[in-house]
Description:
Predicted 3D model of RNase P RNA and transfer RNA as a complex of 460 nucleotides. It holds a member of the Rfam family "Bacterial RNase P class A". The family's RNA type in Rfam is ribozyme. The coordinates come from a structure-prediction model, not an experiment, and the mean pLDDT is 78.
RNA sequence: UUUCCCCGUCGUUCCGUCGCUCCGCACGUAAGUGCGGUGAGGAAAGUCCGGACAACGCAGUGUGCCGCACUACCUAACGGGUAGCGUCUUGCCCUUCGGGGCGAGGCAGAGCAAGUAUCGCAGAAAAUAACCGCCUCGACUUCGGUCGCGGUAAGGGUGAAAAUGUGCGGUAAGAGCGCACGGUCGCUUUGAGCAAUCAAGGCGGCGGAUAAACCUUGCGGGUUGAAAUGUCACGUAAACCGACGCGGCGGCUAAGGUCGCCAAAGAGUUACACGCUCGAUGUCGGAGGGUAGGCAGCUACAUCCCGUCCGUGAGGGCGGGAGCAGAUAAAUGACGGAAGCGCACCUCGGUGCGUACAGAAUCCGGCUUACAGACGGGGAAACGAU
RNA sequence: GCUUCUUUAGCUCAGUUGGUUAGAGCGGCGGACUGUUAAUCCGUAGGUCCUUGGUUCGAGCCCAAGAAGAAGCG
Numbered sequence: 001u002u003u004c005c006c007c008g009u010c011g012u013u014c015c016g017u018c019g020c021u022c023c024g025c026a027c028g029u030a031a032g033u034g035c036g037g038u039g040a041g042g043a044a045a046g047u048c049c050g051g052a053c054a055a056c057g058c059a060g061u062g063u064g065c066c067g068c069a070c071u072a073c074c075u076a077a078c079g080g081g082u083a084g085c086g087u088c089u090u091g092c093c094c095u096u097c098g099g100g101g102c103g104a105g106g107c108a109g110a111g112c113a114a115g116u117a118u119c120g121c122a123g124a125a126a127a128u129a130a131c132c133g134c135c136u137c138g139a140c141u142u143c144g145g146u147c148g149c150g151g152u153a154a155g156g157g158u159g160a161a162a163a164u165g166u167g168c169g170g171u172a173a174g175a176g177c178g179c180a181c182g183g184u185c186g187c188u189u190u191g192a193g194c195a196a197u198c199a200a201g202g203c204g205g206c207g208g209a210u211a212a213a214c215c216u217u218g219c220g221g222g223u224u225g226a227a228a229u230g231u232c233a234c235g236u237a238a239a240c241c242g243a244c245g246c247g248g249c250g251g252c253u254a255a256g257g258u259c260g261c262c263a264a265a266g267a268g269u270u271a272c273a274c275g276c277u278c279g280a281u282g283u284c285g286g287a288g289g290g291u292a293g294g295c296a297g298c299u300a301c302a303u304c305c306c307g308u309c310c311g312u313g314a315g316g317g318c319g320g321g322a323g324c325a326g327a328u329a330a331a332u333g334a335c336g337g338a339a340g341c342g343c344a345c346c347u348c349g350g351u352g353c354g355u356a357c358a359g360a361a362u363c364c365g366g367c368u369u370a371c372a373g374a375c376g377g378g379g380a381a382a383c384g385a386u
Numbered sequence: 387g388c389u390u391c392u393u394u395a396g397c398u399c400a401g402u403u404g405g406u407u408a409g410a411g412c413g414g415c416g417g418a419c420u421g422u423u424a425a426u427c428c429g430u431a432g433g434u435c436c437u438u439g440g441u442u443c444g445a446g447c448c449c450a451a452g453a454a455g456a457a458g459c460g
Base pairs, nucleotide, nucleotide: 001382002381003380004379005378006377007376008375009374010373012339013338014337015336016335017334018333020039022037023036024035025034026033027032041357045368046367048366049365050364051363052362053225054224055223056222060274061273062272063271065221066220067219068218069217070084071083072082073081074080085109086107087106088105089104090103091102092101093100094099110216111215115214116213117210118209119208131156132155133152134151135150137148138147139146140145164182165181166180167179168178169177183206184205185204186203187202188201189200190199191198192197229296230295231294232293240286241285242284243283244282247262248261249260250259251258252257266278267277268276269275301323303322304321305320306319307318308317309316310315340355341354342353343352344351345350346349387459388458389457390456391455392454393453396412397411398410399409405443414430415429416428417427418426436452437451438450439449440448
């Protein structure tokens, strides 16, 4: 210098004319007019997580269902983030060939050593391993072997995966059968660390894989979701059809009636049960009728900026400052000119074209996805110079 | 705005507990039958299992993210 990767910040600007939302002021009976201010994002998106807030007969118990899963921390909370631990892949280096160190990147990273299930094809066998091979014994023999009862996981071959690796001993042949050095798992002691874990030692084991299979363990979750919800106005059918129900006891009263308790068809409540609640101008279903408006919720805050302190960091404390959209069929725009940037062309300073992804809808924190280009920082590779 | 579902051949759909080569009907193409066509019979081709990544020995199926489409709710 070029290319690539990661992180962070930004992501067009100015002028003129016309127009729009909301707010304030003035004028106006009002409709409205004038002036001033204000007006999209880093993702406003996907609606994938988590909360705030609100409502639900204050939501209880049990079963079920759903989600999460190394450790510590951050946070209102999270499946998010930070730091660490472990593990896997890859590059380089070292090696006593067992492995170790450094760098980069990935990880939905509890448990299959609790139970169940599955493991196609191949292979003897896929978890109660004898097909070939090896070995003892017995029988037969044409003396080459053959057959049978057993033993054997060292060797062969299959497979993604074959029963702890290497060596020595041992044995009829073999085998963790024994031993040494390892691997790995569980328990345990000591040391380091808040912990995950690591290092050293002891004891016991060797149990194939799959939990993004059922499941187990631990933790968490009440349901719904601004079309929530409250309120005002307008309007309608407390009508029609069908099913079921309109009961009992007691008090008062002369009676009609009325009051209380129990029951009731059914209904609501988280999927179910219990429980709880509603229930006589009743309950459920059917077919229909009406409304298609306003206001609140609604924008002030886990808010933003700057400084400082604490912390490795995510982040937190303190101080100062700022006020920063609120539409409802949906405002935030259109046209013209100039500048910047990119591409193309040539007559080399002009012409033409383009100007990323994308548009708030209750709010907030994350994640994910889309994104032309610019700037800053860091890293890798190649080339060149010293 | 909220909620739920679907995506497999040209079209409509199956695909079981993840397993060998993903099927069916209609349609297409070729042949037979017929004087010819239709119908019928026989044969045959046709697949980015919406996309990408992951789990697994192995994915249409399990998981995550994305894309397209559909339905419901005042």